[in-house]
RNA sequence: GGUAGAGGUGCGGCUUAUGAUCAGUACGUGCACGGAGUCUGGCAGACAAUGAAUGUGCGGAAAGGGAUGGCCGCCGAAGUGGGGAGUAUGGCCAUGACUUCCUGCUGGUCUUGCAUCAAACAGGUGCAGGAUUGUCAUUUGCAGUGAUUGCAAGUGGAGCGCUAUC
Numbered sequence: 001g002g003u004a005g006a007g008g009u010g011c012g013g014c015u016u017a018u019g020a021u022c023a024g025u026a027c028g029u030g031c032a033c034g035g036a037g038u039c040u041g042g043c044a045g046a047c048a049a050u051g052a053a054u055g056u057g058c059g060g061a062a063a064g065g066g067a068u069g070g071c072c073g074c075c076g077a078a079g080u081g082g083g084g085a086g087u088a089u090g091g092c093c094a095u096g097a098c099u100u101c102c103u104g105c106u107g108g109u110c111u112u113g114c115a116u117c118a119a120a121c122a123g124g125u126g127c128a129g130g131a132u133u134g135u136c137a138u139u140u141g142c143a144g145u146g147a148u149u150g151c152a153a154g155u156g157g158a159g160c161g162c163u164a165u166c
Base pairs, nucleotide, nucleotide: 001166002165003164004163005162008075010074011073012072013071014070015069018066027059028058029057030056031055032054037047038046039045041093042092043091078106079105080104081103082102083101084100085099086098087097107133108132109131110130111129112128113127114126115125116124117123135157136156137155138154139153140152141151142150143149
């Protein structure tokens, strides 16, 4: 350097379904009151005295997100911070979304607190703790061996790692 593997409630993608949630929300419409605002992140613009806002009656969504199941690709699987380029939407800008390049951090899982995205108490992400687990190094003890070793406990490290093999 190549190949094949291990960690396990393992990671990610697609799809399904739930007629759940979104939500009695947005929106439409009637009435009452009222008398100038409403729509937004900003500008512009649109609606409005032929009546804005507010309350109430009737009607009443959708998208995104997500538990579960199935399939697929895998073990820096993947996620995320910063920077660059691009795509699409948008009246314009901004934010957000997607793709890609460089670079930093994170072994995995669960959980707690705070913050953030989100309608959400779902789920995700970041930071700081806790628990647990795999791996390597090392120390101690026990067993065993010609040597390599196995088990238990402690400490420490990180995946550009670890094991096997060529």
Lysine riboswitch aptamer from a soil metagenome, 166 nucleotides, folded computationally.
Of the family's consensus pairs, 100% are formed in the model.
The prediction has a mean pLDDT of 78.